[in-house]
RNA sequence: UCCGCAUCGAGAGAGGCUGAGGGAACCGGCCCUUCGAAGCCUCGGCAACCUGCCUCGCGGCAAGGUGCCAAACCCGGCCGGGCGCGAGCCCGGGUGGAUGUGUC
Repeated sequence: UCCGCAUCGAGAGAGGCUGAGGGAACCGGCCCUUCGAAGCCUCGGCAACCUGCCUCGCGGCAAGGUGCCAAACCCGGCCGGGCGCGAGCCCGGGUGGAUGUGUC
C1' cells in the first nucleotide's frame, strides 16, 4: 500500500516561533483567517479503538500506544424514494475520505 471490520450530528485550547493562506483532492457553495491561516514547539484538554485491572457476564475503572481539540467528514456532486407549477427541498443509500484495529 491492498483487503476485512468498527466508528464518523457528542466532546475538547492556551502560550511561543513564523507570516498568508485554510476547511483532503476536483467542481460548486458556504465559512474561518493579519483581532494572525497553514506549519512547528511547549503546556493543557477531549474521547476511549487498542491496552491494563475488576467482573460469570452485562459493564465499570485507569489512561500506557494511537487519534483528536471551528462548523455533521462544513454542505452538495452519483443512485433511489417522497414533496413542489417551478427554482428547489426532505429522507435513505453509495462513491471518496479520516481514525482505530486485524491480516498479509

SAM riboswitch aptamer (S box leader) from an Actinomycetota bacterium, 104 nucleotides, folded computationally. The source organism's lineage runs through Bacteria, Bacillati and Actinomycetota. It matches the Rfam family "SAM riboswitch aptamer (S box leader)". Gene Ontology term of the family: regulation of gene expression. It was read from a public genome assembly, where an Rfam model found it.